[in-house]
Molecule: transfer RNA
Organism: Polyangiales bacterium
RNA sequence: GGGCCGUUAGCUCAAUCGGUAGAGCAGCGGGCUUUUAACCCGACGGUCGCCGGUUCGAUUCCGGCACGGCCCA
Numbered sequence: 001g002g003g004c005c006g007u008u009a010g011c012u013c014a015a016u017c018g019g020u021a022g023a024g025c026a027g028c029g030g031g032c033u034u035u036u037a038a039c040c041c042g043a044c045g046g047u048c049g050c051c052g053g054u055u056c057g058a059u060u061c062c063g064g065c066a067c068g069g070c071c072c073a
Base pairs, nucleotide, nucleotide: 001072002071003070004069005068006067007066010025011024012023013022019056028042029041030040031039049065050064051063052062053061
């Protein structure tokens, strides 16, 4: 220098055909228990990496950039 993949909640990851985003774990509140753990219930938590483009509408499609990984030179 070239190619491919990834970037979504604190962490690990989903999200079908473009229609306004969810799970598990952690943390928080409650129940149960003499107490803790385990188990059960609940709520909270998001600039969908950044900037543009297309569109009535973009996490999703297109372009550029940044970061990480792999391969080629």